The RNA shown here (c-di-GMP-I riboswitch aptamer) has 91 nucleotides and comes from a Bacillota bacterium. Of the family's consensus pairs, 95% are formed in the model.
[in-house]
RNA sequence: GACCGAUAAGGGCAAACCUUUCGAAAGAAAGGGACGCAAAGCCAUGGGUCUAAGGCCUGCUCCGGCAGGCUACGAUUGCCAGGUUGCCGAA
Numbered sequence: 001g002a003c004c005g006a007u008a009a010g011g012g013c014a015a016a017c018c019u020u021u022c023g024a025a026a027g028a029a030a031g032g033g034a035c036g037c038a039a040a041g042c043c044a045u046g047g048g049u050c051u052a053a054g055g056c057c058u059g060c061u062c063c064g065g066c067a068g069g070c071u072a073c074g075a076u077u078g079c080c081a082g083g084u085u086g087c088c089g090a091a
Base pairs, nucleotide, nucleotide: 004089005088012037013036017032018031019030020029021028022027035078041084042083043082045081046080047079048076049075050074054071055070056069057068058067059066060065
């Protein structure tokens, strides 16, 4: 230095759930709270997944609309991969 990762040391983050706010929704932010996490730091780049306001198509219509299908330009990095930076040092 690279891999690797301990019942080590010092720290860090914070799932579900609750409250408030934002959002059409998925979801997000803040506070509380800890299931977990060695990158659960950062980047939506590839795949996956979730949502469907808007758009497109179809059907119905009392012509006002209503229903169904498809769709990401929305979301998720605590789904996986990739990129990038980084604390500690037992085996």